[in-house]
RNA sequence: AAAGCUGGCCAGACAGUCGCCGCUCGCGUAAGCGAGGGGAGGAAAGUCCGGGCUGCAAAGAGCAGGAUGACGGCUAACAGCCGUACGUCGUGAGACGAGGAAUAGGGCCACAGAGACGAGCGUAUUAAGUUACGGUGAAACGCGGUAACCUCCAUCUGCAGCAAUAUCAAAUAGGCUGGCAAUAGGCGUGGCUCGCGCUGCCAGCGGGUAGAUAGCUUGAGCGCAUGAGCAAUUGUGCGCCUAGAUGAAUGACUGUCAUGCGUUGCAAAACGCAUACAAAACCCGGCUUAUCGGCCAGCUUUUUCA
Numbered sequence: 001a002a003a004g005c006u007g008g009c010c011a012g013a014c015a016g017u018c019g020c021c022g023c024u025c026g027c028g029u030a031a032g033c034g035a036g037g038g039g040a041g042g043a044a045a046g047u048c049c050g051g052g053c054u055g056c057a058a059a060g061a062g063c064a065g066g067a068u069g070a071c072g073g074c075u076a077a078c079a080g081c082c083g084u085a086c087g088u089c090g091u092g093a094g095a096c097g098a099g100g101a102a103u104a105g106g107g108c109c110a111c112a113g114a115g116a117c118g119a120g121c122g123u124a125u126u127a128a129g130u131u132a133c134g135g136u137g138a139a140a141c142g143c144g145g146u147a148a149c150c151u152c153c154a155u156c157u158g159c160a161g162c163a164a165u166a167u168c169a170a171a172u173a174g175g176c177u178g179g180c181a182a183u184a185g186g187c188g189u190g191g192c193u194c195g196c197g198c199u200g201c202c203a204g205c206g207g208g209u210a211g212a213u214a215g216c217u218u219g220a221g222c223g224c225a226u227g228a229g230c231a232a233u234u235g236u237g238c239g240c241c242u243a244g245a246u247g248a249a250u251g252a253c254u255g256u257c258a259u260g261c262g263u264u265g266c267a268a269a270a271c272g273c274a275u276a277c278a279a280a281a282c283c284c285g286g287c288u289u290a291u292c293g294g295c296c297a298g299c300u301u302u303u304u305c306a
Stems, first nucleotide, its partner, number of pairs: 001302010012257007020039002023036005041277001045288002048286005053161004065157005070084005086097004100152002105150002107146003117142001121134004165214004175205006185199005221240008258275007
């Protein structure tokens, strides 16, 4: 220098104008007004695993069902992560691997081969299925292979999910209780009477709906230093508070600069294009998938120069 491997990080910046959703303070009876401050991610996504939390009887036992499967460790837990061994691939840094049991039992074994799990069959041989051999094929005349087919073994596992769940609680209708009225009264039709049609009145209580509030964001939290450990991880000390909406805010425009690419140009520079994937909805730990570009660290192989 070129080509790679592994791990980590960023996700355009600043200013101005107009808006949106919460919070705090002040003024105001209230509506509201003013000031200050906060406002998406590395994946917020898929909802594939695991846990917290809530309800179901107090969630305990058994069966069924489901999941996992080398050995050791980490963790709240896991199908995750770390270490080691083994197998395959790569010159290498490294990458990938659902991997216990085949003498408990059942099933299956492509092509080739006469025959594929049952022993039979062919040739030779023998008193006698008595003995020997058998091209093919991964496996052949046998205590073969396959569990990524059922199964067995070990371990784990109750079900549903924040639209969980809890609290407060209108109007209308219906329910219960009490009081009053009782063959009357009220309303409609009609000019009036009869007639005809409809109909009890008031108060209280409780359930549920609309609606409101809580759950809701201080948490297995984040950063730095340091100790233990090969590592995952963890102890201690200090510091920090970082969205909480509910038809659902977190936006739009302009300017300058930045980065990359393309064109022109000797150069300086000018012009144009691009700046992704995608966006919270109870929270957290993982996995998987999407992602314009760029940066950093460690390492490998090859070549060149000193």

Model confidence (mean pLDDT): 76 of 100. This is a predicted structure of a 306-nucleotide RNA (Bacterial RNase P class A) from a Methylophilaceae bacterium. The RNAcentral record of the sequence draws on ENA. The gene name in the source record is rnpB. Lineage of the source: Bacteria > Pseudomonadati > Betaproteobacteria > Nitrosomonadales > Methylophilaceae. It matches the Rfam family "Bacterial RNase P class A". By type it is a ribozyme.